This is a predicted structure of a 353-nucleotide part of an RNA (large-subunit ribosomal RNA, domain IV) from a Dehalococcoidia bacterium.

[in-house]
Context: one part of a larger RNA
């Protein structure tokens, strides 16, 4: 001096990012127990008291031996020994101490996020994340959408829309505002564009022939190569619908009899300007925002205020009983966390073999 443990005067988180570790606290049996609340809880809330052993009496089961009566039974009935249980009372006795060892809850106030039990990074993360009843939208009428599989075939299903896919959101309570100009998606089918394709005007090759002295010209038919008009679906254009589809949800300017604000006006843009509800918030840059509370002091907490850099309604939005090895600020207990060490144990470092 190291790792594991004990126990420590006085004080009691002053230690630290942070009560981390540790201690407290514990079992049974009484007596009590609050906001809140989905009336089920919350709750062991909280907070207290008893706890062993001996006599004595007292409740409960069970019920022999005997007596007694018939209906002679594996009968009733009466008296009660003995055995068990006792969280009842009553006296005693011993100890610092009786759940006498060993196991076995510390509470509480607020706030955030997720409702809840669950689920997970097998080996650095158990959570706010996943999931989950319920909410909705959307697909599919059955040889069902959907999925795997060159196919057979096969899940879905030996099931049928109260059923089965997908998506979004995520108990419960209030509630989900405006925008279809963009994209998608549902419809529509008048125009317009338009593939294969059909059609084939024409037109090129090739040469029977004709015409030229020739060189060449023209050129049927037959095979070929090309190829306009014209017809032609879906989709795009096009008209509509659609937001619990993807998304989006404004400047400036001036205005009231102190100021200062702006219910008012004006203007200029958009499809449409952000409704309720919340808010310096897991979301605020400034910023330690201002006030209030808590402390003696408080960059965190809480509880307003609103100039929301850059909140906002099923990427839900505010709430909210209960739950939670979450997160966060308080407090009481209790302590070697700490002032500040200190002894003791057992292992090790060390010495020596």
């Nucleotide at each position: 001096c190291c790792c594991u443990c004990g126990u420590u005067a006085a004080g009691g988180a002053a230690c630290u990012c942070g009560a981390c570790a540790a201690a407290u606290u514990a079992g049974c049996c009484c007596u009590g127990u609050a906001a809140c609340u989905u009336c089920g809880g919350g709750a062991g809330a909280a907070a207290g008291g008893g706890u062993a052993c001996c006599c004595g009496u007292g409740g409960g089961g069970u019920g022999a031996c005997g007596g007694c009566a018939c209906u002679u039974g594996c009968u009733g009935u009466c008296u009660a020994a003995g055995c068990c249980c006792u969280u009842g009372c009553g006296g005693g006795u011993c100890g610092c101490a009786g759940u006498g060892a060993a196991g076995a809850g510390g509470c509480u106030c607020a706030g955030g996020c997720g409702a809840c039990u669950g689920u997970u990074u097998a080996u650095c993360a158990a959570a706010a994340a996943c999931a989950c009843a319920g909410g909705u939208c959307u697909c599919u009428g059955c040889u069902a959408a959907g999925c795997c599989g060159a196919a057979a075939g096969g899940c879905g299903a030996u099931g049928u829309a109260u059923a089965g896919g997908g998506g979004c959101u995520g108990a419960c309570g209030c509630c989900u505002g405006c925008c279809c100009a963009g994209u998608g998606c549902c419809g529509g089918a008048a125009g317009g564009u338009u593939a294969a394709g059909a059609g084939g005007c024409g037109a090129g090759g090739u040469u029977c022939g004709a015409c030229g002295u020739a060189a060449g010209u023209c050129a049927a038919a037959g095979c070929u190569u090309c190829a306009a008009a014209u017809c032609g679906a879906a989709g795009c254009c096009c008209c509509g619908g659609u937001g619990a589809a993807c998304g989006g949800c404004g400047g400036c300017c001036g205005u009231a009899a102190c100021u200062a604000u702006a219910a008012c006006g004006g203007u200029c843009c958009u499809a449409a300007g952000g409704u309720a509800g919340c808010g310096a918030a897991a979301c605020c840059c400034c910023u330690u925002g201002u006030c209030g509370g808590g402390u003696a002091a408080g960059u965190u907490c809480c509880g307003a205020c609103c100039c929301g850099c850059a909140c906002g309604a099923a990427u839900g939005g505010c709430g909210u009983c209960a739950c939670g090895a979450c997160c966060u600020g308080a407090g009481c207990g209790u302590u070697g966390u700490c002032u500040c060490a200190a002894c003791g144990a057992g292992g090790g470092a060390c010495u020596c073999g």

Model confidence (mean pLDDT): 86 of 100.